[in-house]
Context: one part of a larger RNA
Molecule: large-subunit ribosomal RNA, domain I
Organism: Tetrapisispora phaffii CBS 4417
RNA sequence: UGACCUCAAAUCAGGUAGGAAUACCCGCUGAACUUAAGCAUAUCAAUAAGCGGAGGAAAAGAAACCAACCGGGAUUGCCUCAGUAACGGCGAGUGAAGCGGCAAGAGCUCAAAUUUGAAAUCUGGUACCUGUGGUGCCCGAGUUGUAAUUUGUAGAGCAGGACUCCAGCAGCGGCCUUUGCCUAUGUUCUUUGGAACAAGACGUCAUGGAGGGUGAUAAUCCCGUAUGGCGGGGGCCCCGCUGCGGUGUGAGUGCUGGUCGACGAGUCGAGUUGUUUGGGAAUGCAGCUCUAAGUGGGUGGUAUACUCCAUCUAAAGCUAAAUAUCAGCGAGAGACCGAUAGCGAACAAGUACAGUGAUGGAAAGAUGAAAAGAACUUUGAAAAGAGAGUGAAAAAGUACGUGAAAUUGUUGAAAGGGAAGGGCAUUUGAUCAGACAUGGUAGGCAGCGCCCUGCGCCCCUUGUGGGU
Numbered sequence: 001u002g003a004c005c006u007c008a009a010a011u012c013a014g015g016u017a018g019g020a021a022u023a024c025c026c027g028c029u030g031a032a033c034u035u036a037a038g039c040a041u042a043u044c045a046a047u048a049a050g051c052g053g054a055g056g057a058a059a060a061g062a063a064a065c066c067a068a069c070c071g072g073g074a075u076u077g078c079c080u081c082a083g084u085a086a087c088g089g090c091g092a093g094u095g096a097a098g099c100g101g102c103a104a105g106a107g108c109u110c111a112a113a114u115u116u117g118a119a120a121u122c123u124g125g126u127a128c129c130u131g132u133g134g135u136g137c138c139c140g141a142g143u144u145g146u147a148a149u150u151u152g153u154a155g156a157g158c159a160g161g162a163c164u165c166c167a168g169c170a171g172c173g174g175c176c177u178u179u180g181c182c183u184a185u186g187u188u189c190u191u192u193g194g195a196a197c198a199a200g201a202c203g204u205c206a207u208g209g210a211g212g213g214u215g216a217u218a219a220u221c222c223c224g225u226a227u228g229g230c231g232g233g234g235g236c237c238c239c240g241c242u243g244c245g246g247u248g249u250g251a252g253u254g255c256u257g258g259u260c261g262a263c264g265a266g267u268c269g270a271g272u273u274g275u276u277u278g279g280g281a282a283u284g285c286a287g288c289u290c291u292a293a294g295u296g297g298g299u300g301g302u303a304u305a306c307u308c309c310a311u312c313u314a315a316a317g318c319u320a321a322a323u324a325u326c327a328g329c330g331a332g333a334g335a336c337c338g339a340u341a342g343c344g345a346a347c348a349a350g351u352a353c354a355g356u357g358a359u360g361g362a363a364a365g366a367u368g369a370a371a372a373g374a375a376c377u378u379u380g381a382a383a384a385g386a387g388a389g390u391g392a393a394a395a396a397g398u399a400c401g402u403g404a405a406a407u408u409g410u411u412g413a414a415a416g417g418g419a420a421g422g423g424c425a426u427u428u429g430a431u432c433a434g435a436c437a438u439g440g441u442a443g444g445c446a447g448c449g450c451c452c453u454g455c456g457c458c459c460c461u462u463g464u465g466g467g468u
Base pairs, nucleotide, nucleotide: 024055025053026052027051028050035042039089065072066071076103077102078101079100086094087093107318108317109316110264120146121141122140124138125137126136127135128134129133155260156259158257159256160255162253163252164251165250166248168244169243170242171241172240173239174238175235176234177233178232179231180230181229182228186202187218188201189200190199191198203220204219205209211223212222213221269290270289271288272287273286274285275284296313297312298311299310300309353360354359373400376387377386378385379384456468457467458466459465460463
């Protein structure tokens, strides 16, 4: 100096736990107000508050069931049973279940057997691969028992005989979910207006006239809407097709004969106490004492004995759907409210603020189509004012749409001896709606007269004539 051994520390692959939330769910604990017209059992209530735990559902669940029928056949929920049976100072009140009809539907696994001609089982490490895993190899776990087989409807072993079925991988399509695009018809004329989305005129589309936006009320301007179509991403094996690949000492179902056939303990049950229930000589649960059996045991809604019958197989476990949902997440709608309403909260709301704290807890929406949010001049230190300007409007100026009332200032009018005010009647003044008369002005229509001009016709004194 290195290695090894022991101890400690740092960093830690993988793995595990808390806490929040809690509408619905499960378990525990557990009142009183109230009702009984008082009150104690009762009722409120096997509720609220409190504690613990979980999931998208939870719990329950494949009979130690219901029944008494010609029997049914896991659980859950709805209708009915039924305000019935029953409980109850039999008062107040409380109060199920079987059957029947529907929704949904689904069945299974251990322990207990000698595989005994062979632990056939599994974790880890490592290498490889088609990678939630598979295969090979090596440690380890394990005979104080890991697999296969079997679960009461059985089942196993033996013998005989009959029949049925094939894992998986990849791709595409359907399916589910998410997202994008395409798919009609006027911005025609006139008027008003700041603006046409208005009025009038003439059209067009419509499986589209839901809705929203755009300077006023838009099917036809824009986004959409209706109907169809085309894609992109992700998921899943639920269905179909295609390709690759797998066949065993395989898996399963009936039938016949004969031999076996294990089935859950301080549990069932009994006594007693408490509680609970419609459960009443005890429905369920819990504490204490006692404590089983195997042709056994439980149940059969009145205790006990004897007997018969029926029906299940407790003391181990898993299991989708129908069901619940004032929290959370994602959608759609409304004979709901429309800013003192509707959540306390339409807005920097559980905010400001109050209280040591638990806790309590407001008020507050709207300029305009567009800031075009008032350049510039002038007075003033400034605020502000006076002009000017924008705008359709400033009698819309960020105290801003409309801007009521009590109340205040200013201006004008009237009244004032008996307070003001009020009622009835009469009357005066001012103002005013409406009607009417006269005059005037302007416009329109009609008639008459006159003048001028043009055209046509007639007459004669043919003229710068007369008449019509």